Transfer RNA from Chloroflexi bacterium 13_1_40CM_4_68_4, 72 nucleotides, folded computationally.
RNA sequence: GCCCCCGUAGCUCAGUGGAUAGAGUGUCGGCCUCCGGAGCCGAAGACCGCGGUUCGAGUCCGCGCGGGGGUA
Numbered sequence: 001g002c003c004c005c006c007g008u009a010g011c012u013c014a015g016u017g018g019a020u021a022g023a024g025u026g027u028c029g030g031c032c033u034c035c036g037g038a039g040c041c042g043a044a045g046a047c048c049g050c051g052g053u054u055c056g057a058g059u060c061c062g063c064g065c066g067g068g069g070g071u072a
Stems, first nucleotide, its partner, number of pairs: 001071007010025004018055001027043005048064005
């Protein structure tokens, strides 16, 4: 250089083109408790960027950026 795959919460991952984008874990607060790191309840927190298609895009298309793999 060329080809392929991936990019969603701090981390690990879900998510038929249509609902308020979910889960586990972590973080914070509360309850419980002699104490809490166990248990229970609650909260905050995310679609890599820019365009395009569409009534509607995390999802489809293009370019860019980043990561991984293959090839010489």
Lineage of the source: Bacteria > Bacillati > Chloroflexota. RNAcentral holds the sequence, with entries from ENA. It matches the Rfam family "tRNA". Rfam describes the family as follows. Transfer RNA (tRNA) molecules are approximately 80 nucleotides in length. Rfam links the family to the GO term triplet codon-amino acid adaptor activity. The coordinates come from a structure-prediction model, not an experiment, and the mean pLDDT is 82.